[in-house]
A computed fold for a 1384-nucleotide RNA from an uncultured bacterium, annotated as small-subunit ribosomal RNA. It matches the Rfam family "Bacterial small subunit ribosomal RNA". Model confidence (mean pLDDT): 83 of 100.
């Protein structure tokens, strides 16, 4: 995008086990919440909320009081009166106040959660076993009398607190007495309800039982009866946490009678009787906890949870007990005991904050000793009114939740400044400065509510308004490795330090710290705690058990739990309807109020639930009738190591008895203990004991497992197959129970031949408590008993249907002439679909399905401890927890490894040749020495390497002496001068310092400027300092091994795999053929060089056959292009041709031919990768270092030292030699500061002269090896170190520290121990000659290059390395790997 598709709601994941991968599982993270608490910030409002801890202790105020219209008194104040010494005192009204008696009210309200696991709480039911002040109706009454008593007053008592006696007084206080029922008790007699005891109603007799009055106009209070409404009280059903390592409780316990007590039932009490009651459907006991509406979370189901707000329960310093009253056993009442506290005169008293405030402890932590009854409410009163810490309000805290704000527009020189840079720049950033503006917030004045209905407002002059004022006061916190949204710098260098998991951090850290920037969030933002939830990680909805944890060892079988066809009936599950009821608030929906949202407010559904009643009858339950296929019997065959018991047979071991017989016998990798001369082992023959049963024998049989094996016999279970006569669901599972259960082990008694734990002795070894080898006891075996566990496995629990073939086998059937096929039960093999993470499984499931029981939830502590049962014991069985780790795991993948296996190769071995390891000696390294003995390089891949040349230089190291823009070079600015070989000379060890003779550029406007140099000052220098594990570049090695990948397809969830395996071939993944692969690419091979032949061209300095000349000789000369050579193109070789084997490919041959045969030799050439391999010192180049020195110049030392270890050489130890003399024959290279012919000197190194040649022309050039002679096996006429002596030479210079030469001197060494190394043909072995560096040279090294010139390979079984396919794995840093137990 394009097609489809009705709407809509809900359901999200990720890190981390591994070299990947896929399961299994566990940890850990992202969300939401919170009465929080810590850290850091911190503006404003609204509305919430605020001791989770010691139900610890509390100073102090206040939270319960009112009524004078119940009552008597006092006091005050006015007013009238009377009397007065005019001071007063007295009586009477009014009016107020109030201890006291008296009345209601302190049982409301508020607070707390200790205790309770319970009728406590929820919910829904009964009360016909019940009580109700204050309130409402309804009916009715209030008559008449009576004693006392605080108050007061007097006298005492004690310190108080508080009391005593005496005497005087009222009432709506107290007591008779009268009336009296629709009361209440008994008795008769009717009706009517109820589940039952029972209950209501009407009539009737009989007894008994009230009352208060106060004001006064109205009014109100008292009694008694019913009834209401309200509140309480008690019964039941159902639900209401963890322990079974808690399994029996229980004596007034459990039921009767009967009296007692309550408001009322009831063992509530008692007194008798009689012995029940409760319990695996989980009593008892022990642990924890107030229940609930409702709250967080969550798709839901579900887990948590009970703050605030509601309704209930307890409780009130602890523990008890009652009084009063309608109501309590009573938060602010009463007695009593116990702890603490306070006062005390020591006699004795007084107190209860878990009411609001406040204190002190406790604790991470939780608030004012505020205002006010204005409002809602209660409480007393007739009422004004009082009282109220209930409540309204304010205060304190960001503790939550919700709303506002810190400014808006514009504004690029993209300013400074920071920070990074690749030095260009980027970024911060329209951000800032500037301009224009608003006014939420704030200051300030000014107005001002609602909340109140006539008054009355704590809040509060608040809320809200208005108007000036002015961007002015107002931004933090965390993160930025990956989960996870966000990256550089610097510091720092497994340190300091992060951290939820994985993990970061050892010099270049996006992870520690800090700056910049970035991203979330926002008056808050991180970090702890805790819940949910992701977690299908306890799985009801929604999980599993072959190998990831997880089938019980195996069977009977009580409860349990599910259960066949067909009809009938009920109506317990079950479905429908109706009817109560499921307070309110929450939450949800629809409206409505505060400017808006939290927040308030109104209706609506809803509360999925209990209970009653009605209905239905498919299922599923009961009941009853049937019924034959499940399951049982019957008959009729039929295999069988099925059991248990008792007899019976041979073979072999051992011993014993006798013959025959002699020295060894047995054992072992190899030996030795052991046995044998006292006669063994061998062998014959006779016996004695015991214990197993060869062969048959089989992925054959039988059994529930365990298991079960000559023969016979008895007696026992079970299977199967056929038959369809019988009974008709009798079935399946199956917790506890119970029964069986290898081996080894016990306990009593037999038995005991082999076999053997333990042990004991021989080896093996480092040791060998072990494998191995001589002995050997328990055991093994038999009878009775116990134990009860094993990788008791098919690692797979029983049972019953169902779903493709194919091929075996035992045991039946039935059919046939036979073959073939069929069917039923076992028992195998390979496979469809399916299923599984895979590997597998696959009718005998690990597939679909149903039923039951068993079992699991991360790894380790661990099946361990403790308890309990069981056991003689050994021990089982049941069976945790702290701690601890980010993982254990399981199945497959790539590799990489095995002292797995096939196959192949290779100087790998073997078969030869000649070395190393022993001497001296060169040289390199370790070590050690040293002022320094510079650095590197160290298994194989370091040690005659970097070094292809260290006396000075080199040089990079020491010692000392000098310089600091510097030993060189670049820019810029000044000053001065041409440049110069800067001569000479002095000092010195030199650098270097003084001294400075000569000397004098080019252009000019004459002012100067150019080029060059010197000096000063700056910005660049300069390091051989470090890091090869930051790097580039180049090398080593595996390995000139044949491998190493890719695209696409295909197969596997998937890492991956196929290709590339296989079968032959080849050196070779070379090639052919098969082949889910088909191509391709890096490698192999060829192509390139060099040799071996031969052609063609071409012939000078190279070459002479022919032809001439010609020497003392010689291609020397003419001259040839033949030959050799010499350099250039080209052929040639391709298993082409022949035999033989082969399917091909190819391979074989003393085959042909050919200079050369299967790759002719020889070289360059090193795939993808691997040692973090080597080099920062060859060069290069990040990042750190040092800058009058870690640059740099110079003298002189060192790199060359020496007890000693090692590597690589080279001379040697002789006769295949030695020396002497004579005599041939190369190639490849080199050459002017150079090789150097000839010629002289010199014994020689060399020196002196002199030619030729910048080279196929010149010059350097062999030896061995032939001949000849001599030495005769000896430290020699081998060997040639070392030392003295004289010399030449290079070179400033040979002490330290050259190479040569000539005389003497002549050391070890007489073939080399374990070990070890190179080669397979022009190879090894030997013989000498060049070259590079280079003044000489420590070269015996290195890289060339020619002459001489072999031996041996049967093989692949070993040892090493490799290649390729397999097969196991707990290993991937890959076997140097992991990993175990001890110690520190």
């Nucleotide at each position: 995008a394009a097609u489809u598709c009705g709407c809509c709601c809900u359901u999200a994941g990720a890190g981390u086990u591994u070299g990947a991968u896929c399961c299994u599982g566990g940890c850990u993270c992202a969300g939401g919440a919170u009465g929080a608490a810590c850290g850091c910030u911190g503006g404003c409002g609204g509305c919430g909320u605020g001791c989770u801890u010691a139900a610890c202790a509390c100073a102090u105020u206040c939270a319960a009081g009112u009524c004078g219209a119940a009552c008597g008194g006092a006091c005050a104040a006015a007013g009238a009166g009377g009397c007065u010494u005019c001071g007063g005192u007295u009586u009477c009204u009014u009016u107020g106040u109030u201890a006291g008696u008296g009345g209601c009210g302190g049982a409301c309200g508020g607070g707390u959660g200790a205790g309770u696991a319970a009728c406590g709480c929820g919910u829904g039911a009964a009360u016909a076993a019940c009580c109700u002040g204050c309130c409402u109706g309804u009916g009715u009454g209030u008559g008449g009398g009576g004693g006392a008593u605080a108050a007061c007053a007097a006298c005492g008592g004690g310190a108080a607190a508080c009391u005593g006696u005496u005497g005087c007084u009222a009432a709506u206080a107290c007591c008779g007495c009268a009336u009296a029922a629709c009361g209440u008790a008994a008795g008769a007699g009717g009706a009517u309800c109820g589940c039952a005891u029972g209950u209501u109603c009407c009539u009737c007799u009989u007894a008994c039982c009230a009352a208060a009055g106060a004001u006064u106009a109205a009014u109100u209070g008292c009694g008694c009866a019913c009834a209401g409404a309200u509140g309480g009280a008690u019964u039941c059903g159902c639900g209401u946490c963890c322990g079974a390592u808690u399994a029996g409780a229980u004596a007034g316990u459990u039921g009767g009678u009967g009296a007692g007590g309550u408001a009322a039932c009831g063992g509530c009490c008692c007194a008798c009787c009689a012995a029940g009651u409760c319990g695996a459907c989980g009593a008892u006991c022990g642990g924890u906890a107030g229940c609930c509406g409702g709250a967080c979370u969550g798709a839901g189901a579900g887990g948590u949870u009970g703050a605030a707000c509601g309704g209930c329960c307890a409780c009130a310093u602890u523990g008890g007990g009652a009084c009063u009253g309608a109501g309590a056993c009573a938060c602010g009442g009463c007695c009593c005991a116990g702890a603490c506290u306070c006062c005390u005169a020591c006699g004795g008293g007084a107190g209860g904050c878990a009411g609001c405030a406040g204190u002190g402890g406790g604790g991470a932590a939780u608030a004012u000793u505020g205002c006010a009854c204005a409002a809602u409410g209660g409480g007393g009163g007739a009422a004004a009114c009082c009282c109220u810490g209930a409540u309204g309000c304010a205060g304190c805290a960001a503790c939550g939740c919700c709303g506002c704000g810190u400014g808006a527009a514009g504004g690029a020189a993209g300013a400074c400044g920071g920070u990074c840079u690749u030095c260009g720049g980027a970024u911060u950033g329209u951000a800032a400065a500037c301009u224009u503006c608003u006014g939420u917030u704030c200051u300030u004045a000014g107005u001002g509510a609602a909340g109140a209905u006539a008054a009355u407002g704590a809040c509060g002059g608040u809320a809200g308004c208005u108007a000036a004022g002015g961007a002015g006061c107002a931004a933090g916190c965390c993160a930025c490795g990956g989960c996870u949204a966000a990256c550089u710098a610097c510091g720092u260098g497994c340190c300091a330090g992060c951290a939820g998991c994985c993990g970061c951090g050892g010099u270049a850290a996006u992870a520690c710290g800090u700056a910049g920037g970035u991203g979330g969030c926002a008056a808050g933002c991180g970090u702890u705690g805790u819940c949910c939830g992701g977690a299908a990680u306890u799985a009801c909805u929604g999980g599993g058990u072959g190998u990831a944890a997880a089938g019980g060892g195996a069977g009977c079988g009580c409860a349990g739990g599910c259960g066949g066809g067909a009809a009938a009936u009920c109506a317990a599950g079950u479905u429908g309807g109706a009817u109560g009821u499921g307070a309110a608030a929450u939450g949800u929906c629809g409206g409505g109020g505060c400017u808006u949202a939290a927040c308030c407010c109104c209706g609506g559904a809803a509360c999925u639930g209990c209970a009653u009643c009605c209905a239905a009858a498919a299922c599923u339950g009961a009941u009853u009738u049937u019924c034959u296929u499940g399951a049982g019997u019957g008959a009729a065959g039929u295999a069988g190591a099925g059991g248990u018991a008792g007899g019976c047979g041979g073979a072999a071991u051992u011993c014993c008895g006798a013959g025959u017989g002699u020295a060894g016998c047995g054992g072992u990798g190899a030996a030795a203990u052991g046995c044998g001369u006292a006669g063994a082992u061998a062998u014959u023959c006779g016996g004695a004991g015991g214990a197993a049963c060869a062969c048959c024998a089989g992925u054959a049989g039988c059994g529930a497992a365990g298991g079960c094996g000559g023969c016979c016999u008895a007696c026992c279970g079970g299977g199967c197959u056929u038959u369809a006569a019988c009974u008709g669901a009798c079935g399946c599972u199956g917790a506890g129970g119970c029964u069986c259960g290898a081996a080894a082990g016990u306990g009593u008694g037999g038995g005991g031949a082999g076999c053997a734990a333990a042990c004991a002795g021989g080896a093996u070894u480092a040791g060998a408590u072990a494998c191995c080898c001589u002995g050997g006891u328990a055991g093994u075996c038999c009878a009775c008993g116990c134990a009860g566990u094993a990788a008791a496995c098919g690692a797979u629990g029983a049972u019953a249907a169902c779903u493709a073939a194919c091929c075996g086998u035992c045991g039946g059937c039935g059919a046939u002439a036979c073959a073939c096929a069929g069917u039923c039960g076992g028992u195998g093999g390979c496979c469809a679909a399916g299923c599984g993470a895979a590997a597998g499984c696959g009718a005998u499931a690990a597939g679909u399905u149903a039923u039951c029981c068993a079992c699991c939830u991360g790894g380790g502590g661990a099946g361990u401890a403790c308890g309990a049962c069981c056991g003689c014991a050994a021990g089982g069985u049941u069976g945790a927890a702290a701690c601890u780790c980010a993982a254990a795991g399981g199945a497959a993948u790539u590799g990489a490894c095995g002292g797995g296996g096939g196959c192949c190769c290779g100087c790998a071995c073997a078969a030869g040749c000649g070395g190393a390891g022993g001497a001296a000696c060169a040289u390199g390294u370790g070590g050690u020495u040293u002022a320094a003995u510079u650095c590197g390089a160290u298994g194989a891949u370091a040690c005659g390497c970097g070094a292809g040349g260290a006396a000075c230089c080199u040089u990079a190291c020491c010692c000392g002496g000098g310089c600091u823009c510097g030993a060189a070079c670049g820019g810029c600015a000044g000053a001065g001068g041409a440049a110069g070989a800067g001569a000479u000379u002095c000092a010195g060890a030199g650098a270097u310092g003084a001294u400075g003779a000569c000397g004098u550029c080019c252009c000019u406007u004459c002012g100067g400027g150019g080029a060059c140099u010197u000096c000063u000052g700056u910005c660049g220098a300069g390091g051989u300092g470090c890091u090869g594990c930051a790097u580039g570049g180049u090398u080593g090695u595996c390995g000139u091994c044949a491998g190493c990948u890719c695209g696409u397809g295909u197969c596997g969830u998937g890492a991956g795999a196929u290709g590339u395996u296989g079968g032959c071939u080849c050196a070779a993944g070379u090639g052919c053929c098969a082949u889910a692969a088909c191509g391709a690419g890096c490698g192999c091979a060829a192509c390139c060089c060099u040799u071996g032949u031969c052609a063609u061209u071409a012939g000078u300095u190279a070459c002479c056959a022919u032809c001439a000349g010609g020497c003392a000789a010689a291609g020397c000369u003419g001259g040839g292009g033949a030959c050799u050579c010499u350099a250039a193109u080209g052929a040639g070789a391709c298993u082409g041709c022949c035999a033989c084997c082969g399917c091909a490919a190819g391979g074989u041959g003393u085959g042909a031919g050919g200079a050369a045969g299967g790759g002719g030799g020889g070289g360059a050439u090193g795939a993808c990768g691997u040692c973090a391999a080597a080099u920062c010192a060859g060069c290069a180049c990040g990042g750190c270092c040092c800058u009058u020195a870690c640059g740099u110049c110079c003298g002189g030392g060192g790199c060359g030292a020496c007890a000693c270890a090692c590597g690589u050489g080279u001379u040697a130890c002789a006769a295949u030699g030695g020396c002497a003399a004579c005599u041939a024959c190369a190639g490849a290279g080199g050459g002017c500061a150079g090789c150097u012919a000839c010629c002289c000197a010199g014994c020689g190194a060399u020196g002196g002269g002199a030619u030729g040649c910048a080279a196929a022309u010149c010059u350097u050039c062999a030896a061995a090896a032939g001949u000849u002679g001599u030495c005769u096996c000896a430290g020699u006429u081998c060997g040639g170190a070392c030392u003295g002596g004289a010399g030449u030479c290079u070179g400033c210079a040979a002490c330290u520290c050259g190479a040569c030469u000539c005389c003497a001197c002549g050391a070890a060494g007489c073939u080399g121990g374990a070990u070890u190394c190179g080669c397979u043909a022009g190879u090894a072995a030997u013989c000498g000659c060049g070259c590079a560096u280079c003044a000489g040279c420590c070269a015996u090294g290195g890289c060339g290059c020619g002459g001489u010139g072999a031996a041996u390979a049967c093989g692949u079984u070993c040892c090493c390395g490799g290649g390729c396919c397999u097969u196991g794995c707990a290993c991937u840093c890959a076997c140097c790997g992991c990993c175990c137990g001890u110690c520190a």